[in-house]
Parts: sequence; structure tokens; C1' cells
RNA sequence: GUAAGUUUCAGGGCGAGGCGUAACUCCUCGACUGGCGGUAUAGCCCGCGACCCGCAUAGCGGUUGAUUUGGUGUGAUUCCAAAGCCAACGGUAUAGUCCGGAUAAAAAGGAACGGAA
Repeated sequence: GUAAGUUUCAGGGCGAGGCGUAACUCCUCGACUGGCGGUAUAGCCCGCGACCCGCAUAGCGGUUGAUUUGGUGUGAUUCCAAAGCCAACGGUAUAGUCCGGAUAAAAAGGAACGGAA
């Protein structure tokens, strides 16, 4: 000090009012949340995982949303300022925030141990 291996960790968030038989889902106002790796610090750059679909089912494949401007600086679509945008599937009066699959299992990965060649 590398690989295998072992153990463990590994997803968050709505208030008020209105209409209505019925809405945390619509309308109005105002909020809140953001898996992992890379990189000048990222929900919106690049890539990955999960969810979802298919197949021979520990695997493979497919699908998978969203940003601009200015400033500082050697370097930032990541910091600062401002204005925007996105968020699977099923249920239900239309949902990122409620309920459900899911107090799950699994995983991108992290930490510790380990230590072949």
C1' cells in the first nucleotide's frame, strides 16, 4: 500500500384563504425539499444509481425532468447577486410535499477492517 473479501452507512419536503358534495391535488398568496461520483462547492454541466418497462430474471437492455444573465477569480452553467425551471408509477377532484409499492429490498457510492499478486 493495490485487488478479492468482511462489517457498516447510504432520500428529503406545505401553510393560509377561495370555489365546491368532495381538492395538503384546482385557483390566489406565500413556503419547503433535492441520492452518488467528477469538477472551484451543482436538483437543472458530464456520468451513474434507484423508481418504471421488457427479457433468459443476483444479470442484460430500454426509458428516465429542469438555467440563464451579471460579478469575482488562474480556474466556477458549481461561489456571490438576480430572475427562472424540473421532479417517475398507482390511488384520489388534476399531487415534487398526502396515501401506496417502501419502517422494504437493492444500488451508485462512503467509512472501517483486511491484505493475494

The RNA shown here (FMN riboswitch aptamer (RFN element)) has 117 nucleotides and comes from Alloscardovia theropitheci. Its mean pLDDT, the model's own confidence on a scale to 100, is 85. The model forms 97% of the base pairs in the Rfam consensus. Its Rfam family is "FMN riboswitch aptamer (RFN element)". Gene Ontology term of the family: FMN binding. Taxonomically the source falls in Alloscardovia (Bacteria, Actinomycetota, Bifidobacteriales, Bifidobacteriaceae). The sequence is in RNAcentral, with records from Rfam.